A computed fold for a 131-nucleotide RNA from Fictibacillus phosphorivorans, annotated as SAM riboswitch aptamer (S box leader). Rfam family: SAM riboswitch aptamer (S box leader). Rfam describes the family as follows. The SAM riboswitch is found upstream of a number of genes which code for proteins involved in methionine or cysteine biosynthesis in Gram-positive bacteria. Of the family's consensus pairs, 97% are formed in the model.
RNA sequence: UACUUAUCACGAGAGGUGGAGGGACUGGCCCUAUGAAACCCGGCAACCGCUAGAUCAUUGCAUUCUUAUGAAUGAUGAACUAGAAAGGUGCCAAUUCCUGCAAGACUUUAAGUAGUCUUGGGAGAUGAGGA
Numbered sequence: 001u002a003c004u005u006a007u008c009a010c011g012a013g014a015g016g017u018g019g020a021g022g023g024a025c026u027g028g029c030c031c032u033a034u035g036a037a038a039c040c041c042g043g044c045a046a047c048c049g050c051u052a053g054a055u056c057a058u059u060g061c062a063u064u065c066u067u068a069u070g071a072a073u074g075a076u077g078a079a080c081u082a083g084a085a086a087g088g089u090g091c092c093a094a095u096u097c098c099u100g101c102a103a104g105a106c107u108u109u110a111a112g113u114a115g116u117c118u119u120g121g122g123a124g125a126u127g128a129g130g131a
Base pairs, nucleotide, nucleotide: 001131003129004128005127006126007125008124013041015040016039017038021031022030023029025100027098028097042092043091044090047088048087050083051082052081053080055078056077057076058075061074062073063072064071065070096123101120102119103118104117105116106115107114
């Protein structure tokens, strides 16, 4: 950096430093000196990892038993359930603040003209994985 996959409705300080910006981008709409970003502390959550459990799998694991088919135990793996949070991330205004493309329904207009809702998609963010 691109790809694959899961999630994005919940949750999270009236602390310190710092000083003007911030909410990815577009168009909106917001936050901010009653102090932005950033850093520290604090917190939230539980994706990876960890613990326990029952289940299934391993003719490409190990040991034992059996003439053999096979069986038992362990180990490993998988999805699942419960749990802890000391590890690796992440997150802590507003639904990923809304929106950007398409379809459908409804209302509306001289007119897809304007608008509402639903669904799908795009973009983005974060984790995990392999490249």
The RNAcentral record of the sequence draws on Ribocentre. The organism belongs to Fictibacillus, within Bacteria. Model confidence (mean pLDDT): 81 of 100.